[in-house]
RNA sequence: GGGUGCGUAGCUCAACGGUAGAGCGUGAGGUUGUGGUCCUCAAGGUUACGGGUUCAAAUCCCGUCGUACCCC
Numbered sequence: 001g002g003g004u005g006c007g008u009a010g011c012u013c014a015a016c017g018g019u020a021g022a023g024c025g026u027g028a029g030g031u032u033g034u035g036g037u038c039c040u041c042a043a044g045g046u047u048a049c050g051g052g053u054u055c056a057a058a059u060c061c062c063g064u065c066g067u068a069c070c071c072c
Base pairs, nucleotide, nucleotide: 001071002070003069004068005067006066007065010024011023012022013021018055026042027041028040029039030038048064049063050062051061052060
């Protein structure tokens, strides 16, 4: 330098172009003599960044950045 994949909550990952979710973790409460387990509720997101298409984009298109692998 060329090619392919990935980037979504603190972590690991979902999500036919049509309300952004789950598990773990965190906070509060219940249960318990205490803790753990279990139960209920809650907080937490510019979907890497900038454009484009569309009535509507995490999703499709283009570019940039980061990262992994392959080729040279």
Predicted 3D model of a 72-nucleotide RNA (transfer RNA) from Candidatus Andersenbacteria bacterium RIFCSPHIGHO2_12_FULL_45_11. The sequence is in RNAcentral, with records from ENA. It matches the Rfam family "tRNA". Rfam's curators write: Transfer RNA (tRNA) molecules are approximately 80 nucleotides in length. By type it is a transfer RNA.